[in-house]
RNA sequence: GGGUCUUUAGCUCAGCUGGGAGAGCGCCUCCAUGGCAUGGAGGAGGUCACCGGUUCGAUCCCGGCAAGAUCCA
Numbered sequence: 001g002g003g004u005c006u007u008u009a010g011c012u013c014a015g016c017u018g019g020g021a022g023a024g025c026g027c028c029u030c031c032a033u034g035g036c037a038u039g040g041a042g043g044a045g046g047u048c049a050c051c052g053g054u055u056c057g058a059u060c061c062c063g064g065c066a067a068g069a070u071c072c073a
Base pairs, nucleotide, nucleotide: 001072002071003070004069005068006067007066010025011024012023013022019056027043028042029041030040031039032038050064051063052062053061
């Protein structure tokens, strides 16, 4: 330098054929226990890396860009 893949909640990750943004763990509150652990109920938390484009509508499609992983040289 070139190819491929990844980027979504604090962490690990789903998200189908373009239309509802989600799970587990963590965090907060409440209940059960004398207390802890544990269990149960509820809740908060998101610029879908970033900048544009297409579209009635974009996490998803197109272009650019950044970071990381990997392969080739």
About this RNA
The RNA shown here (transfer RNA) has 73 nucleotides and comes from a Bacilli bacterium. Its Rfam family is "tRNA". Rfam classes the family as a transfer RNA.